Description: This is a predicted structure of a 71-nucleotide RNA (transfer RNA) from a Patescibacteria group bacterium. The coordinates come from a structure-prediction model, not an experiment, and the mean pLDDT is 84. Rfam family: tRNA. Rfam links the family to the GO term triplet codon-amino acid adaptor activity. Taxonomically the source falls in Bacteria candidate phyla (Bacteria). It was read from a public genome assembly.
């Protein structure tokens, strides 16, 4: 320098154009003499800029960051 892949709560991952999900973490309540466990509940996220569309996490392009292969 070139090809390909990836980017979603603190972390690890789902999500085939129409309400963003699960586990864990965190906070609260219950349970206990107390702690732990367990149960219930709350808050918290689509890398960035544009395009297509009635509507974009999803499709297209650029940028940024990471991974991988070639040179």
């Nucleotide at each position: 320098g070139g090809g390909c892949c990836u980017a979603u709560a603190g972390u690890a991952u789902a999500g085939u154009g129409g309400u963003a999900a699960u586990a864990u973490a965190u906070c609260g309540c219950a349970u206990u003499c107390g702690c732990a466990u367990u149960g219930c509940g709350g808050g918290g996220a689509c890398g960035u800029g544009a395009g297509u569309u009635c509507g974009a996490u999803u499709c297209u392009c650029g940028c940024u960051a990471g991974g991988u292969c070639c040179a």